[in-house]
RNA sequence: CGGAUGGACAAUCGCCCCUGGAAACGGGCGGAGGAAAGUCCGGUCUCCACAGGGCGGCGUGCCGGCUAACGGCCGGGGUCCGGAAACGGAUACGGAAAGUGCCACAGAAAAUAUACCGCCCGCAACGGUGCAUACGUAUUGGAGCGGGUAAGGGUGAAAUGGUGCGGUAAGAGCGCACCGCGGCGGGAGUAAUUCCGGCCGGCAGGGUAAACCCCACGCGGAGCAAGGCCAAAUAGGGGAGGAGGGACGGCCCGUCCCGAUGAACUUCCGGGUAGGCCGCUAGAGCCGGGUAGCGAUAUCCGGCCCAGAUGAAUGAUUGUCGCCCGAAAGGGUACAGAAACCGGCUUAUAGUCCG
Numbered sequence: 001c002g003g004a005u006g007g008a009c010a011a012u013c014g015c016c017c018c019u020g021g022a023a024a025c026g027g028g029c030g031g032a033g034g035a036a037a038g039u040c041c042g043g044u045c046u047c048c049a050c051a052g053g054g055c056g057g058c059g060u061g062c063c064g065g066c067u068a069a070c071g072g073c074c075g076g077g078g079u080c081c082g083g084a085a086a087c088g089g090a091u092a093c094g095g096a097a098a099g100u101g102c103c104a105c106a107g108a109a110a111a112u113a114u115a116c117c118g119c120c121c122g123c124a125a126c127g128g129u130g131c132a133u134a135c136g137u138a139u140u141g142g143a144g145c146g147g148g149u150a151a152g153g154g155u156g157a158a159a160u161g162g163u164g165c166g167g168u169a170a171g172a173g174c175g176c177a178c179c180g181c182g183g184c185g186g187g188a189g190u191a192a193u194u195c196c197g198g199c200c201g202g203c204a205g206g207g208u209a210a211a212c213c214c215c216a217c218g219c220g221g222a223g224c225a226a227g228g229c230c231a232a233a234u235a236g237g238g239g240a241g242g243a244g245g246g247a248c249g250g251c252c253c254g255u256c257c258c259g260a261u262g263a264a265c266u267u268c269c270g271g272g273u274a275g276g277c278c279g280c281u282a283g284a285g286c287c288g289g290g291u292a293g294c295g296a297u298a299u300c301c302g303g304c305c306c307a308g309a310u311g312a313a314u315g316a317u318u319g320u321c322g323c324c325c326g327a328a329a330g331g332g333u334a335c336a337g338a339a340a341c342c343g344g345c346u347u348a349u350a351g352u353c354c355g
Stems, first nucleotide, its partner, number of pairs: 001355005007321007015031002017028004033335001037346002040344005045223004057219005062076005077093001078091005094214002099212002101208003116153002118149006126141006161179006180203001181201004185196004227278004237269005244258005285304008322333004
């Protein structure tokens, strides 16, 4: 670093669920995890949306397989790293030979190439030396100017392929051989890819696509607080009936207010709230074995039922044992806590065991 495991047994008192009972009270071989976590991917399920096509957006990205599906897993290939090798490890790994953009500093130049030093050729101010009295002549150095070159130096993370021979004034794929690169052909492989002392091309040409972009494939949205059912009180809404109703402490008178734009009151209907029920836990299920396959996985046989709460149970105490600390008394025993369910990924994890 990776994998497995994730303390054991018993008693008492409680809690949730199931179950027997009218109840009191009994019964239960039911009651957290490997990650229940992060909510990062994929699905089941539910509701909403939806003629078809295009633009746009997001995601994935070597090949083959597995799977309900996946960005997961298995097998293979390429590349990189370690190693003498065998082998082991890592890998966002389509396209830079379509287009556009960008590339700090340094450097001549960071990409239609270019030329700082150097090298070579020509002209040449001005010198040196020999001969000569001198004009001059021969030779040599050469500021500067014009041209060629990209071998060498220098800069940089990176500079237009490498080594060698030829060639040249000096050089250069300028020519050639080998290596490298691209295309075609042939052999192996389902394919990615690989092999060829086969052929063709002196040969595209820096890097960057976790820059735009191009190519291929995939993708409707929201989520169990989804969604469905039952359904008070109070206040609204609608229909039918109803001509009176209310206040002034009781009654009468009176006054005021409301009422045919339909009140009070009665009754019916409907939506919704509180509350309750369903969804809700038997499933891509768990255990053991066989068969097929390198494997992921598939399939067959046998056995098993293993939380289902909702201001949300899964706890506390005691005893014995295990492990750790301590002389003893005693103390400690990781990460962590279900919320519709399932498959993955990632992260956390004392001690013990394995590699």
The RNA shown here (Bacterial RNase P class A) has 355 nucleotides and comes from a soil metagenome. The model forms 88% of the base pairs in the Rfam consensus. Its Rfam family is "Bacterial RNase P class A". Rfam's curators write: Ribonuclease P (RNase P) is a ubiquitous endoribonuclease, found in archaea, bacteria and eukarya as well as chloroplasts and mitochondria. The sequence is in RNAcentral, with records from MGnify.